Context: one part of a larger RNA
Molecule: small-subunit ribosomal RNA, 5' domain
Organism: uncultured prokaryote
RNA sequence: GAAUCAACGCUGGCGGCGUGCCUAACACAUGCAAGUCGAGCGCGAAAGGGGCAACCCAAGUAGAGCGGCGAACGGGUGAGUAACGCGUGGGUGAUCUGCCUUCGAGUGGGGAAUAACACCGGGAAACUGGUGCUAAUACCGCAUGACAUCCUCGGUUCGUCAGAGCGGGGGAUCAAAGCCGGGGAUCGCAAGACCUGGUGCUUGAAGAGGGACCCGCGCACGAUUAGCUAGUUGGCGGGGUAACGGCCCACCAAGGCUUCGAUCGUUAGCCGGUCUGAGAGGACGGACGGCCACACUGGGACUGAGACACGGCCCAGACUCCUACGGGAGGCAGCAGUGGGGAAUUUUGCGCAAUGGGCGAAAGCCUGACGCAGCAACGCCGCGUGGAGGAAGAAGGCCCCCGGGUCGUAAACUCCUGUCGAGCGGGACGAACAGCGUUCGGGUUAAUCCCCCGGGCGCCUGACGGUACCGCUAAAGGAAGCCCCGGCUAACUCCGUGCCAGCAGCCGCGGUAAGACAGAGGUGGCAAGCGUUGUUC
Numbered sequence: 001g002a003a004u005c006a007a008c009g010c011u012g013g014c015g016g017c018g019u020g021c022c023u024a025a026c027a028c029a030u031g032c033a034a035g036u037c038g039a040g041c042g043c044g045a046a047a048g049g050g051g052c053a054a055c056c057c058a059a060g061u062a063g064a065g066c067g068g069c070g071a072a073c074g075g076g077u078g079a080g081u082a083a084c085g086c087g088u089g090g091g092u093g094a095u096c097u098g099c100c101u102u103c104g105a106g107u108g109g110g111g112a113a114u115a116a117c118a119c120c121g122g123g124a125a126a127c128u129g130g131u132g133c134u135a136a137u138a139c140c141g142c143a144u145g146a147c148a149u150c151c152u153c154g155g156u157u158c159g160u161c162a163g164a165g166c167g168g169g170g171g172a173u174c175a176a177a178g179c180c181g182g183g184g185a186u187c188g189c190a191a192g193a194c195c196u197g198g199u200g201c202u203u204g205a206a207g208a209g210g211g212a213c214c215c216g217c218g219c220a221c222g223a224u225u226a227g228c229u230a231g232u233u234g235g236c237g238g239g240g241u242a243a244c245g246g247c248c249c250a251c252c253a254a255g256g257c258u259u260c261g262a263u264c265g266u267u268a269g270c271c272g273g274u275c276u277g278a279g280a281g282g283a284c285g286g287a288c289g290g291c292c293a294c295a296c297u298g299g300g301a302c303u304g305a306g307a308c309a310c311g312g313c314c315c316a317g318a319c320u321c322c323u324a325c326g327g328g329a330g331g332c333a334g335c336a337g338u339g340g341g342g343a344a345u346u347u348u349g350c351g352c353a354a355u356g357g358g359c360g361a362a363a364g365c366c367u368g369a370c371g372c373a374g375c376a377a378c379g380c381c382g383c384g385u386g387g388a389g390g391a392a393g394a395a396g397g398c399c400c401c402c403g404g405g406u407c408g409u410a411a412a413c414u415c416c417u418g419u420c421g422a423g424c425g426g427g428a429c430g431a432a433c434a435g436c437g438u439u440c441g442g443g444u445u446a447a448u449c450c451c452c453c454g455g456g457c458g459c460c461u462g463a464c465g466g467u468a469c470c471g472c473u474a475a476a477g478g479a480a481g482c483c484c485c486g487g488c489u490a491a492c493u494c495c496g497u498g499c500c501a502g503c504a505g506c507c508g509c510g511g512u513a514a515g516a517c518a519g520a521g522g523u524g525g526c527a528a529g530c531g532u533u534g535u536u537c
Stems, first nucleotide, its partner, number of pairs: 001537004006533005013383006019376002021341001026339003030336003035069003040066002043063001048057003076294003085219008095211003100207008108142001110140002117132006148173006155166004178199006186193002220266003227257003232254004237249003269291004273284004296317005319330004347373001349372003355369001356367004386416004396407004420478001422473005430464001435459009481526003485522001486507003492521003496517001502509002
């Protein structure tokens, strides 16, 4: 000098964009942060209104339940980890993949339950037992079935081998579910059959995107850590996994690593990057993006395409809470907020209008992701606190050799302007989709129905917000401080003090004329900031 997730002192007008617990991965009151689907299914209120009443409307609504998808994303934190964890480049001839896209085939016929509900019970509660009824895209057999899986026999291509790809014959095994819209003829008492469109379901091939595993290289300090190792190293066989593997197990062998630093200890999430520097390098990894790890502490699995699962389950532990003492409930390193710790870090705000996500055919619902607002000079950037004129120069302060000098065009005064702020008025972009209505063209179809695709027009949707922005009005009116002035280093005098009081980054100042202390006047520097302290280069 530059930088900072900063803090402290003095000071403080406005705006834009960012940033804001670096400490206790300490403990947490309260609210919210993950639901959705009636176009999978069976049930099904009440308030209120009407009625003399039965009953009707509310309403097949609200609601709970079964079922499906989501809840493994999104959001937080950096504790642990020196490791294939991360980065980079490869490999899988050792692999999985819900939703999505493309293509092929199928979707036949049965069965048995169970929640909700009703009734009876247990419990203070959390909850829970029994009996009875019922539905499904829930569950279970049967049929059919391959280019699927497995076995077997041949072929062909590739490959150094192991083997892999493709194709053929035979055998064995395994599927499924419906729902919604429309309709002319025919059948049917009707529902419907039937036709047709959409969407699902089953099975297979491929893709995209996403994971899993393996390998080369690279990634802190300590030798005052020199030896480490028994599933240890390898083999054979098996188990397990989506899959290779000592991942696990039985048996066999005796190996494996290490001064090119094993083992141990300390520290640490890694990277894109950030800061600094002419560069080489050094330091750092906060915000944003990628990966990893964790979710009170430790362990475990279940479900599932995916978890060993932050707002799921079980066990143990510490802690907190409720209890009728028998027993139960909880986990902010989500958003806000509280206590505590600390030099130090914000609102228990608004909205789903936009973007994105989940569910749904859609309308839509949910979304503390997100978009905004609030607080804080914490940072960067921009603007203002007025402009021009105005005396050989007022008053006053300070200095003085008493002549004067200086603050100083500074002020007053005159003329002007009107940014910002204040008041008044107007007032956005972000919004176009989706949807609805209408209309045109195309596809589908037996169809001028329905549905789908594309286009035109109209209607509707804004948290921020009456904000940005624009206009009008008034008036210089409301807006400057901080540090320094011995040398380094830009800026000097007076008074006070008298090795005192004090200053100080280094050198050093102060013991009676101190440009170094303190005050004043003046000067210098920066400016809504200026200094100090910490830290990095």